Two RNAs folded together computationally: RNase P RNA and transfer RNA, 444 nucleotides in total.
It holds a member of the Rfam family "Bacterial RNase P class A". It is annotated as a ribozyme.
The prediction has a mean pLDDT of 79.
RNA sequence: GCAGUCGGCCGGGCGACCGCGGCGCCGCCGCCCAGCGGCGGGGCUGAGGAAGGUCCGGGCUCCACAGGGCAGGGUGCUGGGUAACGCCCAGGCCGGGCGACCGGCGGAAAGUGCCACAGAAAGAAGACCGCCGGGGGCGUGCCCCCGGUAAGGGUGAAAGGGUGCGGUAAGAGCGCACCAGCGCCCCGGGCGACCGGGGCGGCUCGGCAAACCCCACCUGGAGCAAGACCAAGCAGGGGACACGGAGUGGCCCGCUCCCAACGCCCCGGGUAGGUCGCACGAGGCCGGCGGCAACGUCGGUCCCAGAUGGAUGGUCGCCCCUCCGGUGCUCCGGAGGACAGAACCCGGCCUAUAGGCCGACUGCACUG
RNA sequence: GCCGACGUGGCGCAACUGGUAGCGCACUCGACUUGUAAUCGAGCGGUUCGGGGUUCAAGUCCCCGCGUCGGCUCCA
Numbered sequence: 001g002c003a004g005u006c007g008g009c010c011g012g013g014c015g016a017c018c019g020c021g022g023c024g025c026c027g028c029c030g031c032c033c034a035g036c037g038g039c040g041g042g043g044c045u046g047a048g049g050a051a052g053g054u055c056c057g058g059g060c061u062c063c064a065c066a067g068g069g070c071a072g073g074g075u076g077c078u079g080g081g082u083a084a085c086g087c088c089c090a091g092g093c094c095g096g097g098c099g100a101c102c103g104g105c106g107g108a109a110a111g112u113g114c115c116a117c118a119g120a121a122a123g124a125a126g127a128c129c130g131c132c133g134g135g136g137g138c139g140u141g142c143c144c145c146c147g148g149u150a151a152g153g154g155u156g157a158a159a160g161g162g163u164g165c166g167g168u169a170a171g172a173g174c175g176c177a178c179c180a181g182c183g184c185c186c187c188g189g190g191c192g193a194c195c196g197g198g199g200c201g202g203c204u205c206g207g208c209a210a211a212c213c214c215c216a217c218c219u220g221g222a223g224c225a226a227g228a229c230c231a232a233g234c235a236g237g238g239g240a241c242a243c244g245g246a247g248u249g250g251c252c253c254g255c256u257c258c259c260a261a262c263g264c265c266c267c268g269g270g271u272a273g274g275u276c277g278c279a280c281g282a283g284g285c286c287g288g289c290g291g292c293a294a295c296g297u298c299g300g301u302c303c304c305a306g307a308u309g310g311a312u313g314g315u316c317g318c319c320c321c322u323c324c325g326g327u328g329c330u331c332c333g334g335a336g337g338a339c340a341g342a343a344c345c346c347g348g349c350c351u352a353u354a355g356g357c358c359g360a361c362u363g364c365a366c367u368g
Numbered sequence: 369g370c371c372g373a374c375g376u377g378g379c380g381c382a383a384c385u386g387g388u389a390g391c392g393c394a395c396u397c398g399a400c401u402u403g404u405a406a407u408c409g410a411g412c413g414g415u416u417c418g419g420g421g422u423u424c425a426a427g428u429c430c431c432c433g434c435g436u437c438g439g440c441u442c443c444a
Stems, first nucleotide, its partner, number of pairs: 001364010012319007020046004025041007048339001052350002055348005060223004067253004072219005077091005092105005106214002111212002113208003128153002130149009161179006180204001182201008227276004236267001238266002241263001244258004269443002283302008320337007369440007378393004387424001395411005417433005
């Protein structure tokens, strides 16, 4: 210098004017006067890294602060972090890449099921061609019958270890050597996944669990339109119910409440208002300590949106970046600056994103 | 805001436990008819909403997006 891998960060800046939401302050006015409302003035404050998709996990609320069983759902190498997780960190094995690095992950030797088409045969499998042995026939180099054989051909995504030597009628783990794989035992290391070494065995055991399933662990249901309070307004009528109804959700049990109606289901009616929940939190920033890290802990410091048809916008000036033109750099003019946008709140994941910055590392080429 | 369902030719729908994506209407051509309709015969037409994964093989199973549709207030 070129090509690349991984991680982190920013995502327009400053100022002026006008407008909008929220919260205090001051003045005036009104009322049913410890208060509320209206008008005016001034101050502070007002979107994001994803606020998004709603895919997970929690807080919070109600229902037994959630109980027992079955069913269902989820997760899936090991260890750790965390409030929790399907997230994060570290490690292990396998696969890919020259490499930095990236991707995958329980069990198929517990059982069941599936493996289309093709093919003779698709699971302790299988003789279509071929090869070999025996018998027979005749038109004498072919045909038929019986048997052996998985070395060769062919089919398929997949045909049941590989290479070599021996062996045989031809062959074959049939025997042997080495290699790969599997099971069992022993020694050493590691918390563990696993790794290193040694011995024995029979020769070899297909794939799919994002098929049923097995094993281990987790899991009650609903959701801020949860839920609590206040105000306003209307009209009641009919029907089922005692092995009853509701909380309660797939079912059963249990618990609590209601007990002959003021309950419950259906029809009909009214309202379309306010307050709380609701903004101090697993909170942000800085530093010390512990830890490889995720993270934990201690100290200091800061207060940072709260709407309810839903505010966060517009104009102008200077600067920054990109493109175009005039043109030659020292200037002028024009256009553009993404994705998107809170609604109970957090931790993640995933998806969208113009442009830019920083750090670590790898390969190749060149120079000293 | 919260919860749930669905997406297959132009339209309406199928596809059972994964195994060549079909049916009806519509469209095109031909036959019948003097001509049209009806009828008969033949044909055209699909990235199964998009992308990725599991598998030998995906409309189907898993994950992520996109779109459409539906339900959910309070009082008595």